[in-house]
Molecule: c-di-GMP-I riboswitch aptamer
Organism: Acetothermia bacterium UBA3571
RNA sequence: GCGCCGAAAGGGCAAACCCGGGGAAACCCGGGGGCGCAAAGCCGCGGGCCCUAACGCGUAGCGGCGAGGGCCGCCGGGCUGCCGAA
Numbered sequence: 001g002c003g004c005c006g007a008a009a010g011g012g013c014a015a016a017c018c019c020g021g022g023g024a025a026a027c028c029c030g031g032g033g034g035c036g037c038a039a040a041g042c043c044g045c046g047g048g049c050c051c052u053a054a055c056g057c058g059u060a061g062c063g064g065c066g067a068g069g070g071c072c073g074c075c076g077g078g079c080u081g082c083c084g085a086a
Base pairs, nucleotide, nucleotide: 012037013036017032018031019030020029021028022027035073041079042078043077045076046075047074048071049070050069051068052067055066056065057064
């Protein structure tokens, strides 16, 4: 000097709510905010939950079914990953 392990610190993200914008809605984006988070970084891949404007089916009617959309800060899986003393 480099690498590994590694406490604290530094640094990171940002729920509810408010404002502006988008969407039929679930919800998303930007700003404020900060409940929480060691993957609360990324992927809707499996399960789950939520929505139903348009299209098809069904119903007296109703997201009820196909289908489409949303949530990875619900669980599981996959991929990736910062800093650091003795």